[in-house]
RNA sequence: CUCAUCGCGAAGGGUGGAGGGUUCAGGCCCUGCGAAACCCUGGCAACCCCCAGCGCCUCUCCCCUGCGGCGCGCGGAAGGUGCCAAGUCCUGCCCCGAGAUCGGGGAAAGAUGAG
Numbered sequence: 001c002u003c004a005u006c007g008c009g010a011a012g013g014g015u016g017g018a019g020g021g022u023u024c025a026g027g028c029c030c031u032g033c034g035a036a037a038c039c040c041u042g043g044c045a046a047c048c049c050c051c052a053g054c055g056c057c058u059c060u061c062c063c064c065u066g067c068g069g070c071g072c073g074c075g076g077a078a079g080g081u082g083c084c085a086a087g088u089c090c091u092g093c094c095c096c097g098a099g100a101u102c103g104g105g106g107a108a109a110g111a112u113g114a115g
Stems, first nucleotide, its partner, number of pairs: 001115006011041005019030003024092004042084003047080002049076002053072005088109001093106005
């Protein structure tokens, strides 16, 4: 930089000792009944992955089979990541609807994975 997703789901212990929810601002919330961070154990999920089946393509003078590649896809969870308060906690910019604050959609930004 490109693509996909951002719904659901899943916590205990030890060390630590005041912050945390990415960043800026506002709001709201979590937190001495112990924040961040690190470690151990457990779990969630299924992006990569593993594995039935099916289809297509390459290889060939032609056909078939096989190898290989791609796609769809049942099932799985050994491995690589990720994650385990609240929709990505909400809003900020644009549009629509209703009206003085809500609802809906999109963008931007961010996160994660794959390339």